Record summary
Transfer RNA from a Bdellovibrionales bacterium, 73 nucleotides, folded computationally. The sequence was found in a public genome assembly. Its Rfam family is "tRNA". It is annotated as a transfer RNA.
RNA sequence: GCCCACGUAGCUCAGUAGGUAGAGCACUUCCUUGGUAAGGAAGAGGUCAUCGGUUCAAAUCCGAUCGUGGGCU
Numbered sequence: 001g002c003c004c005a006c007g008u009a010g011c012u013c014a015g016u017a018g019g020u021a022g023a024g025c026a027c028u029u030c031c032u033u034g035g036u037a038a039g040g041a042a043g044a045g046g047u048c049a050u051c052g053g054u055u056c057a058a059a060u061c062c063g064a065u066c067g068u069g070g071g072c073u
Base pairs, nucleotide, nucleotide: 001072002071003070004069005068006067007066010025011024012023013022019056027043028042029041030040031039049065050064051063052062053061
């Protein structure tokens, strides 16, 4: 330099024939217990890497950029 994959909650990741953003763990409050752990209930937490485009509507489609990983020379 060229090619490919990936970027979504604090962490690990789902979510594509475009239509309200989710799970597990962690966190907060409460219940249960003599107390802890375990268990149960509720809750908070996201500009979906950035910018632009297409569309009535974009995490999803298109382009550019940035970052991470891999391959080739």